Small-subunit ribosomal RNA, central domain from an uncultured bacterium, 350 nucleotides, folded computationally.
The RNAcentral record of the full RNA draws on ENA.
Model confidence (mean pLDDT): 91 of 100.
Context: one part of a larger RNA
RNA sequence: CUGGGCGUAAAGCGCACGUAGGCGGACCGUUAAGUCGGAGGUGAAAGCCUGGGGCUCAACCCCAGAACUGCCUUCGAUACUGGCGGUCUUGAGUAUGGUAGAGGUUGGUGGAACUCCGAGUGUAGAGGUGAAAUUCGUAGAUAUUCGGAAGAACACCAGUGGCGAAGGCAGCCCCCUGGGCUAACACUGACGCUCAUGCACGAAAGCGUGGGGAGCAAACAGGAUUAGAUACCCUGGUAGUCCACGCCCUAAACGAUGUCAACUAGGUGUUGGGGAAGGAGACUUCUUUAGUACCGCAGCUAACGCGUGAAGUUGACCGCCUGGGGAGUACGGUCGCAAGAUUAAAACUC
Numbered sequence: 001c002u003g004g005g006c007g008u009a010a011a012g013c014g015c016a017c018g019u020a021g022g023c024g025g026a027c028c029g030u031u032a033a034g035u036c037g038g039a040g041g042u043g044a045a046a047g048c049c050u051g052g053g054g055c056u057c058a059a060c061c062c063c064a065g066a067a068c069u070g071c072c073u074u075c076g077a078u079a080c081u082g083g084c085g086g087u088c089u090u091g092a093g094u095a096u097g098g099u100a101g102a103g104g105u106u107g108g109u110g111g112a113a114c115u116c117c118g119a120g121u122g123u124a125g126a127g128g129u130g131a132a133a134u135u136c137g138u139a140g141a142u143a144u145u146c147g148g149a150a151g152a153a154c155a156c157c158a159g160u161g162g163c164g165a166a167g168g169c170a171g172c173c174c175c176c177u178g179g180g181c182u183a184a185c186a187c188u189g190a191c192g193c194u195c196a197u198g199c200a201c202g203a204a205a206g207c208g209u210g211g212g213g214a215g216c217a218a219a220c221a222g223g224a225u226u227a228g229a230u231a232c233c234c235u236g237g238u239a240g241u242c243c244a245c246g247c248c249c250u251a252a253a254c255g256a257u258g259u260c261a262a263c264u265a266g267g268u269g270u271u272g273g274g275g276a277a278g279g280a281g282a283c284u285u286c287u288u289u290a291g292u293a294c295c296g297c298a299g300c301u302a303a304c305g306c307g308u309g310a311a312g313u314u315g316a317c318c319g320c321c322u323g324g325g326g327a328g329u330a331c332g333g334u335c336g337c338a339a340g341a342u343u344a345a346a347a348c349u350c
Base pairs, nucleotide, nucleotide: 003322004321005320006319007304008303012318014201017198021194022193023192025088026087027086028085029084030083031082033081034080035077036076037075038074039073040072041071042070049065050064051063052062053061054060091191092188093187094186096183097182098181099180103177104176107173108172109171110154115149116148117147118146119145120144121143125136126135162169163168206247207246208245209244210243211242215241216240220236221235222234223233258317259316260315261314262313263312266295267294268293269292270291271290272289273288274287275286276285277284278283299306300305323350324349325348332343333342334341335340
């Protein structure tokens, strides 16, 4: 080295793009590098192994053989892999016509509600709780009507509905823009798959500068509760939450399930396309394809469960695991303004 694994026991990088590398469709020809065969050279001796022999035996020693699994040269073989040349269309892509969508970015705009301000009516309470109190109110609150301001979020529609690589995305309208699905063929002709390093994106919280600030609300203050109450409950309330630009780079970033491809019973619902039949139409039935859910055969699984969207049967490539604690820590490196992130041990101990 050869092993076994990764949904829940340790283990799939948060997600994508992609370099090196690894792997790669059908047919023909050629080459003969890998591969296979023959021959030659070399592979020191000793040792190991086998056979025989010598010391009375053995250890030990001697002789012969085998072995030395390797390397080199040469002559061949040509199925497979590789190289080179040519051809092809099924993988991949392009063009054309359709189509659904909270996919992204920018700008505009709408109504409800909360809060505040002004004015009117009106009078003694309001608020809050298990009960209270802090709190607000005769300087006129709460309630109610009208007007105004500001910020943030978009009820119903709404759906195991949709879109996106993931994070995620929801009032309405416009500009710009990415991806998917689908139909019939036209074109290119293997252009493909995966991907160490790298690079881009990446909820919330947090950080920097400048704005904004209605509601909510860490911290904080007060009132309660309690043996205490640095809490749960209540009254307030600042960062923050919002915007622009720049950082941070983490998560139960979860389907706790890497990506791609092929194969392997079915049934039911639903979303987006296509086709066929029926119907005056609304629509119904059948079928096909791409999603999204549930049930289930074979099979798998320690069980739970998974089950054509696999955790089944296989292949390609990457990542990761190897008893618990120490520890995702120390030290060092890299990154960061910081917070910290990332890479990542050992002693010791059970």